[in-house]
RNA sequence: CUCUUAUCAAGAGAGGUGGAGGGAAGUGCCCGUUGAAACCCGGCAACCGUCAAUAGGAACCCUAUUGAAAUGGUGCCAAUUCACUCAAGGCUAUGUUAGCGUUGAAAGAUGAGAG
Numbered sequence: 001c002u003c004u005u006a007u008c009a010a011g012a013g014a015g016g017u018g019g020a021g022g023g024a025a026g027u028g029c030c031c032g033u034u035g036a037a038a039c040c041c042g043g044c045a046a047c048c049g050u051c052a053a054u055a056g057g058a059a060c061c062c063u064a065u066u067g068a069a070a071u072g073g074u075g076c077c078a079a080u081u082c083a084c085u086c087a088a089g090g091c092u093a094u095g096u097u098a099g100c101g102u103u104g105a106a107a108g109a110u111g112a113g114a115g
Base pairs, nucleotide, nucleotide: 001115002114003113004112005111006110007109008108013041015040016039017038021031022030023029025085026084027083028082042077043076044075047073048072050068051067052066053065054064055063056062057061081107086104087103088102090100091099092098093097
């Protein structure tokens, strides 16, 4: 980097260093010197792994479900993945454009597996 798959409406500091930027991209809209990014500390969370119970398959082991734990491996800590971006159909106004909300997709993020 590519492919497969699961999840993305919850959660997380008025700490220290640092100094102007940040929210993936475009548009918009936001956050930021009442201090951005980054680093440290702190915190959130059970995706993988671990442990326990139960069930099935032949007590090992495997699979599934439920639960425990954040001294294992990641991840995350403004706003729904901040909103929209493509398609379908719905409602409202109007007259053919606009607004509102729904479903699906795309894109993106994270985990796990494969190349």
The RNA shown here (SAM riboswitch aptamer (S box leader)) has 115 nucleotides and comes from Mesobacillus maritimus. Of the family's consensus pairs, 97% are formed in the model. Taxonomically the source falls in Mesobacillus (Bacteria, Bacillati, Bacillota, Bacilli). Rfam family: SAM riboswitch aptamer (S box leader). Rfam links the family to the GO term regulation of gene expression.